[in-house]
Context: one part of a larger RNA
RNA sequence: CUGGGCGUAAAGCGCACGUAGGCGGCGAUCCAAGUCAGGGGUGAAAUCCCGGGGCUCAACCCCGGAACUGCCCUUGAAACUAGGUUGCUAGAAUACUGGAGAGGUGAGUGGAAUUCCGAGUGUAGAGGUGAAAUUCGUAGAUAUUCGGAAGAACACCAGUGGCGAAGGCGACUCACUGGACAGUUAUUGACGCUGAGGUGCGAAAGCGUGGGGAGCAAACAGGAUUAGAUACCCUGGUAGUCCACGCCGUAAACGAUGAUAACUAGCUGUCCGGGUUCACAGAACUUGGGUGGCGCAGCUAACGCAUUAAGUUAUCCGCCUGGGGAGUACGGUCGCAAGAUUAAAACUC
Numbered sequence: 001c002u003g004g005g006c007g008u009a010a011a012g013c014g015c016a017c018g019u020a021g022g023c024g025g026c027g028a029u030c031c032a033a034g035u036c037a038g039g040g041g042u043g044a045a046a047u048c049c050c051g052g053g054g055c056u057c058a059a060c061c062c063c064g065g066a067a068c069u070g071c072c073c074u075u076g077a078a079a080c081u082a083g084g085u086u087g088c089u090a091g092a093a094u095a096c097u098g099g100a101g102a103g104g105u106g107a108g109u110g111g112a113a114u115u116c117c118g119a120g121u122g123u124a125g126a127g128g129u130g131a132a133a134u135u136c137g138u139a140g141a142u143a144u145u146c147g148g149a150a151g152a153a154c155a156c157c158a159g160u161g162g163c164g165a166a167g168g169c170g171a172c173u174c175a176c177u178g179g180a181c182a183g184u185u186a187u188u189g190a191c192g193c194u195g196a197g198g199u200g201c202g203a204a205a206g207c208g209u210g211g212g213g214a215g216c217a218a219a220c221a222g223g224a225u226u227a228g229a230u231a232c233c234c235u236g237g238u239a240g241u242c243c244a245c246g247c248c249g250u251a252a253a254c255g256a257u258g259a260u261a262a263c264u265a266g267c268u269g270u271c272c273g274g275g276u277u278c279a280c281a282g283a284a285c286u287u288g289g290g291u292g293g294c295g296c297a298g299c300u301a302a303c304g305c306a307u308u309a310a311g312u313u314a315u316c317c318g319c320c321u322g323g324g325g326a327g328u329a330c331g332g333u334c335g336c337a338a339g340a341u342u343a344a345a346a347c348u349c
Stems, first nucleotide, its partner, number of pairs: 004320003007303002012317001014201004021194003025088006033081002035077008049065006091191001092188003095184004103177007110154001114150008125136002162169002206247006215241002220236004258316006266294013298305002322349003331342004
C1' cells in the first nucleotide's frame, strides 16, 4: 500500500461557520466526454508464458505461437455518470400565526447573609479542635439592639426540568437580539450534505493596563500533629477570585461515542406544541419536537448499546497502526511571557 479499525483495548479535531474538493431528489428531451460493443492501426527486438528443436543433460541457444492487460482512429448503442434545455415538489429555504425557555448583550433595582465602622446594653471570657495552642478580649471582646458602608453571590422555587453548536447559562425589571418548536401548506424550486486549508467562539488557571477588594484563598507566617510533617487540622494572610479592555487557546473541553440522511418490535416517566372525542375545573385517543428509564431483533471480546444505536445502509471529514524514549528534541508558526501547535530519531524491551 491493499486492508482492518476508532464508547472502555491505539484511534472522533473542544465546538461551529465556511473556501477548494468529494458526494447529491423525481420526470422529459438533446448530446455522446466518461462507459459498452464492432472494425482498423500501433504496441521494435530480446525477456516472461506455451509448443517444438540443438549442444550427452541442464544452464544456455534456435524456431513458431500466444501475450504485450496500453494508446490512437473509425462505426454504432444510450441504461448509468458528466454536460445542455425544460418541468416537478417529497430535500432545503422563505412567509404568516402562536406559545415555551437560567440562550446572548447592556442598563437599572432588590432582599437575606458576611465583614468593617459608629452608637447603646452588658461583663469576662470568646474563638478553635480529636485534644490543644497560635489568635481576639478589661484600651471592654464574644453575645445582643439600632444606624451606616462595601464587595461578591443570588437560599426556597429546583426537577436524570429548560435553553445553547460547544464552552456554558439560575434574584427581579426594562431595552436590544440569536436559535429551536408547533400549526397553515401560502411562496421559491434541489437553492442540498460534508468540509482539507481558513475564520470565529472557546471553562478554569495564567499574563498586560487601569479600577475594585466583603468573603474565600495558592504563596507565605505562626500554632498543633508527628520519629520527621516543607502535608492533612487550626489562627492569620498576599496574588487571585470581581469589573473594563486586550492576550492566552488549553481540560477526564466526556456521551471518553464526528456531521448529515434513510430504514429497523415495543412498554413507561417527563418537558414544550397541535388535533379529535367525551359524562369537560378534567379524562381518553391521536400527532410532532426534546429529554430519561427498561427492553426485542441485530451488534459487541465482554461490559453493554438498542428509533437520542455501539443495529442495517449511504456520503464527506478527522484520526489509529506494539510498549518505553515522547507528545519529548530540533526546526517552523503563534504568544509579552507562561507556553501552545506541528512533530521525529538513536537507543531499549